Bacterial small signal recognition particle RNA from an Anaerolineae bacterium, 99 nucleotides, folded computationally. Of the family's consensus pairs, 92% are formed in the model. The sequence was found by an Rfam model in a public genome assembly. The organism belongs to Anaerolineae, within Bacteria.
RNA sequence: CAGUGGGUCCCUGGCGGCGAAGGCUAUCGAACCGUGUCAGGUCCGGAAGGAAGCAGCACUAAGAUUUCCCCUUCGGGUGUCCAGAUCAACCUGCUGGCU
Numbered sequence: 001c002a003g004u005g006g007g008u009c010c011c012u013g014g015c016g017g018c019g020a021a022g023g024c025u026a027u028c029g030a031a032c033c034g035u036g037u038c039a040g041g042u043c044c045g046g047a048a049g050g051a052a053g054c055a056g057c058a059c060u061a062a063g064a065u066u067u068c069c070c071c072u073u074c075g076g077g078u079g080u081c082c083a084g085a086u087c088a089a090c091c092u093g094c095u096g097g098c099u
Base pairs, nucleotide, nucleotide: 001096002095003094004093005092006091007090008089011084012083013082014081015079016078018075019074020073021072022071023070026065027064028063034059035058036057037056042051043050044049
């Protein structure tokens, strides 16, 4: 110097891990402007009955708190992880030639 192998670095994909957000779980949660049931009372009716409907109760909405795990998405100065691709740079081994 040439050929060739390996490693580092870069990129991509995968797997795991970390962080964030959302979903999921549970609890609370509506004087009226949610639903259901509507005591009392009110209204209509000669009556039988009917109507609306406050409080209360129940269920939930928005929302608040919470959740080991699970699902989704995003991110990286994540990993002595795996695979792939590619020019260059660096490190290193082998072979051959020259000095």